[in-house]
RNA sequence: GCACCCGUAGCUCAGCAGGAUAGAGCGCCGGUUUCCUAAACCGUAGGUCAUGAGUUCGAAUCUCGUCGGGUGCG
Numbered sequence: 001g002c003a004c005c006c007g008u009a010g011c012u013c014a015g016c017a018g019g020a021u022a023g024a025g026c027g028c029c030g031g032u033u034u035c036c037u038a039a040a041c042c043g044u045a046g047g048u049c050a051u052g053a054g055u056u057c058g059a060a061u062c063u064c065g066u067c068g069g070g071u072g073c074g
Stems, first nucleotide, its partner, number of pairs: 001073007010026004019057001029043004050066005
């Protein structure tokens, strides 16, 4: 330099044949329980879906650019 794959919550990921308020587990925080802690149970918060633009009535999802990571080739 070229090709391909990936980027969604603090972490690991699902959703990606376009459709309405974007989800799960773990974790954080609060509560119940306990003498206290852990475990268990209940609840809350947390996201410009890497970023900029385009297509569309409508984009996490499709297209292009940029940035970052990975793999292969030279």
Predicted 3D model of a 74-nucleotide RNA (transfer RNA) from Asticcacaulis benevestitus DSM 16100 = ATCC BAA-896.
It matches the Rfam family "tRNA". The family's RNA type in Rfam is transfer RNA.
Model confidence (mean pLDDT): 81 of 100.